Annotation
The prediction has a mean pLDDT of 87. c-di-GMP-I-GGC riboswitch aptamer from a soil metagenome, 74 nucleotides, folded computationally. Rfam family: c-di-GMP-I-GGC riboswitch aptamer. Rfam links the family to the GO term cyclic-di-GMP binding. Of the family's consensus pairs, 100% are formed in the model.

RNA sequence: CGAUAAAGGCAAACCCGUCGUGAGGCGGGGACGCAAAGCCAGAGGUCUCAAAAACGAGAUAGCUCGGCCGCCGA
Repeated sequence: CGAUAAAGGCAAACCCGUCGUGAGGCGGGGACGCAAAGCCAGAGGUCUCAAAAACGAGAUAGCUCGGCCGCCGA
């Protein structure tokens, strides 16, 4: 750097169960897709709680940037 390669991997929406005030998380089913759709909440964005606002606390890594590690080699 990213293949009409090889071995694989992950799992959106939705459904069921469960936790949470909530965003959302976890487990099972399921595949829209992904060359890091592996991990990290450092910066930004968006979302949630309370709320007139601010401050604060949280969520989101499959929103962007960034950091760390990793399979293969036309």